Predicted 3D model of a 530-nucleotide part of an RNA (small-subunit ribosomal RNA, 5' domain) from an uncultured prokaryote.
The full RNA is in RNAcentral, with records from ENA.
Context: one part of a larger RNA
RNA sequence: GAUUGAACGCUGGCGGUAUGCUUAACACAUGCAAGUCGAACGGAAACGAAGGAAGCUUGCUUUUAGGCGUCGAGUGGCGGACGGGUGAGUAAUGCGCGGGAACUUACCCAGCAGUGGGGGAUAGCCCAGAGAAAUUCGGAUUAAUACCGCAUACGCCCUUCGGGGGAAAGAAGGCCUCUAUUUAUAUGCUUUCACUGUUAGAUGAGCCUGCGUAAGAUUAGCUAGUUGGUAGGGUAAAGGCCUACCAAGGCAACGAUCUUUAGCUGGUCUGAGAGGACGAUCAGCCACACUGGGACUGAGACACGGCCCAGACUCCUACGGGAGGCAGCAGUGGGGAAUAUUGGACAAUGGGCGCAAGCCUGAUCCAGCCAUGCCGCGUGUGUGAAGAAGGCUCUAGGGUUGUAAAGCACUUUCAGUAGGGAGGAAAAGUUUACGGUUAAUAACCUUAGGCCCUGACGUUACCUACAGAAGAAGCACCGGCUAACUCCGUGCCAGCAGCCGCGGUAAUACGGGGGGUGCAAGCGUUAAUC
Numbered sequence: 001g002a003u004u005g006a007a008c009g010c011u012g013g014c015g016g017u018a019u020g021c022u023u024a025a026c027a028c029a030u031g032c033a034a035g036u037c038g039a040a041c042g043g044a045a046a047c048g049a050a051g052g053a054a055g056c057u058u059g060c061u062u063u064u065a066g067g068c069g070u071c072g073a074g075u076g077g078c079g080g081a082c083g084g085g086u087g088a089g090u091a092a093u094g095c096g097c098g099g100g101a102a103c104u105u106a107c108c109c110a111g112c113a114g115u116g117g118g119g120g121a122u123a124g125c126c127c128a129g130a131g132a133a134a135u136u137c138g139g140a141u142u143a144a145u146a147c148c149g150c151a152u153a154c155g156c157c158c159u160u161c162g163g164g165g166g167a168a169a170g171a172a173g174g175c176c177u178c179u180a181u182u183u184a185u186a187u188g189c190u191u192u193c194a195c196u197g198u199u200a201g202a203u204g205a206g207c208c209u210g211c212g213u214a215a216g217a218u219u220a221g222c223u224a225g226u227u228g229g230u231a232g233g234g235u236a237a238a239g240g241c242c243u244a245c246c247a248a249g250g251c252a253a254c255g256a257u258c259u260u261u262a263g264c265u266g267g268u269c270u271g272a273g274a275g276g277a278c279g280a281u282c283a284g285c286c287a288c289a290c291u292g293g294g295a296c297u298g299a300g301a302c303a304c305g306g307c308c309c310a311g312a313c314u315c316c317u318a319c320g321g322g323a324g325g326c327a328g329c330a331g332u333g334g335g336g337a338a339u340a341u342u343g344g345a346c347a348a349u350g351g352g353c354g355c356a357a358g359c360c361u362g363a364u365c366c367a368g369c370c371a372u373g374c375c376g377c378g379u380g381u382g383u384g385a386a387g388a389a390g391g392c393u394c395u396a397g398g399g400u401u402g403u404a405a406a407g408c409a410c411u412u413u414c415a416g417u418a419g420g421g422a423g424g425a426a427a428a429g430u431u432u433a434c435g436g437u438u439a440a441u442a443a444c445c446u447u448a449g450g451c452c453c454u455g456a457c458g459u460u461a462c463c464u465a466c467a468g469a470a471g472a473a474g475c476a477c478c479g480g481c482u483a484a485c486u487c488c489g490u491g492c493c494a495g496c497a498g499c500c501g502c503g504g505u506a507a508u509a510c511g512g513g514g515g516g517u518g519c520a521a522g523c524g525u526u527a528a529u530c
Stems, first nucleotide, its partner, number of pairs: 001530004006526005013377006020369001021335001026333003030330003035078003040075002043071002047069002051064006085288003094213007104204001108201001110199005116150001118148002126139002129136002156165003170193006179186003214260003221251003226248008263285004267278004290311005313324004341367001343366003349363001350361004380410004390401004414471001416466005424457001429451005435445002474519005479500003485514005495502002
């Protein structure tokens, strides 16, 4: 000199933009953060609408009647493995760059082939119990895209090449051309979505390997599933990954083992560079989710807001027994020099579910707080010598503060008040037309046109008008380094100090006044890095 996720002291007008528990991976009150689908299913707890009928109290009850809109709880499907947080552990099962083979991949895309025919249960509901609660036992009954067989299967799996094994589910809209009849329906036709097997792709994941990636030798030897082989098991998959047997290997001064420290990287800061230091925000990867262990489900987890066991802690209890996990967003206590609101909205972007409308989303977008950083603007402009008064100083003449003020003439950025006012909005819905599909003019789909309508921010950005210099300057320093000097007080005292050093009666170095210098909504100090 540059820099910081900074803190402290004094001071403080506005806006834009970015950041904001670096410490206790300490403990957490409360609310919210993952649901959705009635176009899979049996159904109807709650709410609602409009008709008809009956009764009357004339606006209510009953009924048609789960009939309709919808929908609590439940079965079922998909998603809760993403998104969000933190950096405890980890010096290599990690990360970075490159290479590889023995693998898997829900949803998505494309190809091929199918979707035939049956069955038995079970939750819910109902009945009857137990318990303070959490919860739970028994009986009867019921549905499905839940579950289980049978059939079928060039391509899939196994194979001794003879053969053996393995699937599936329907739902919604429309129609009466064909089939069937009850002449308005489906077991029919058609469209869309879904389902099964398999191949290829895309995407994501798992695995192996080369090189690189801290410090310490006041750590020199380490290793028994250890190193390799055979056989078997196991996994989606190679492999001591595991087991049995056999051999005695494997690593190490090019630093094994041990100890300490540490998430890694793109990058950030500094520097002319080479380097050095760091790894906040943002992005990629990894690890973790009260502590330790385990598996289940699933395409994917050994799963932050799932399950089981043990432990510590907290809470409820009728003492028999139960409940919990903010390193999600806010917020509280504690620790600390120190770090924010128990805010708004799903309008946009994205995600989950759904045919869709839509629902959910503390992701996200916004707002609030803080001079924490960076950037921009303002606190007026011109004129004005009687060089006013006052202050300070003086050789008492003067000098200086100083064009500074007053006065005169202007302007109105920003703040204030009033009015106007973009963009972030694309869609979705509805309607019309052509086309596709079809038996079809129906339904559905693509494209195009019209209409209607969706904004948290928001009193938005921006523009216009109004009034008045009106509302807006401090901090550090002045002995040398280092820009800037005098007076008074003090008297080795009180004090200053980054280094040299000042102060013991004329202190440009202490304290105050005047004056000056440097930065400026900041200025200094401390800490830290180069």